[in-house]
């Protein structure tokens, strides 16, 4: 580190309409499945013309985490899900 079994695990309408019912529609939130976004950095390129060099510096391009943002997805009674964090138990 990975995979099974176990313990722990928040958050935020059991909102409203219209329907017999499936479901349409509507206004208000949440962030911890999944997914998007960057910061220092790096690397690269132009400034760079002149006989040769190309540092710093600026600029623009690429690569750059998360429990940050976002809120596509996904939830907002319980259940069920849930990042995360222990326990055992194999494999590396």
């Nucleotide at each position: 580190u990975u995979a099974a079994a176990u313990g722990g695990g928040a958050g935020a309408g059991a909102c409203c309409u219209c329907g017999u019912a499936a479901g349409a529609g509507g206004c208000g939130c949440c962030g911890a499945a999944g997914g998007a976004g960057c910061a220092a950095u790096a690397g690269c390129a132009u400034u760079a013309c002149c006989u040769c060099c190309a540092a710093a510096a600026a600029u623009g391009c690429u690569a750059g985490a998360a429990u940050c943002u976002c809120u596509c997805a996904g939830g907002c009674a319980a259940a069920a899900g849930g990042a995360c964090c222990g326990u055992u138990u194999a494999a590396g």
A computed fold for a 92-nucleotide RNA from a marine sediment metagenome, annotated as Glycine riboswitch aptamer.
Of the family's consensus pairs, 91% are formed in the model.
The RNAcentral record of the sequence draws on MGnify.
Rfam family: Glycine riboswitch aptamer. From the family's description: This family represents the bacterial glycine riboswitch.
Its mean pLDDT, the model's own confidence on a scale to 100, is 83.